[in-house]
Source information:
The RNA shown here (SAM riboswitch aptamer (S box leader)) has 105 nucleotides and comes from an Actinomycetota bacterium. It was read from a public genome assembly, where an Rfam model found it. The coordinates come from a structure-prediction model, not an experiment, and the mean pLDDT is 85.
RNA sequence: UUCACAUCGAGAGAGGCUGAGGGAACGGCCCGAAGACGGCUCGGCAACCUGCAGAGAUGCAAGGUGCCAAACUCGGCCGGACAUGGUCGUCCGGAUGGAUGUCAG
Numbered sequence: 001u002u003c004a005c006a007u008c009g010a011g012a013g014a015g016g017c018u019g020a021g022g023g024a025a026c027g028g029c030c031c032g033a034a035g036a037c038g039g040c041u042c043g044g045c046a047a048c049c050u051g052c053a054g055a056g057a058u059g060c061a062a063g064g065u066g067c068c069a070a071a072c073u074c075g076g077c078c079g080g081a082c083a084u085g086g087u088c089g090u091c092c093g094g095a096u097g098g099a100u101g102u103c104a105g
Stems, first nucleotide, its partner, number of pairs: 001105002004102005013042003017038001021031003026075003043068003047065003050061004072097001077094006
């Protein structure tokens, strides 16, 4: 970096350093000098791998990655239902895209 598969409405703190943007893109809406984002240290959570138990569902652990604002923060694109005179809208499902993991190239 590419393909495939799986998950993404739950969960998870504090201290120091730095100093201006950050939440993938766009548009909303949020977070941010009362210090966000990022990084270090300790701590924690538990998606996948791993280990243990189990027929299995699943449970325990936390070794490898990962994660610790808001549903993947909301929306767009398609379909269905509801509502309305109509539009806006609400809900459900899907697609696209994104993040993480696992196998392989």
Taxonomically the source falls in Actinomycetota (Bacteria, Bacillati).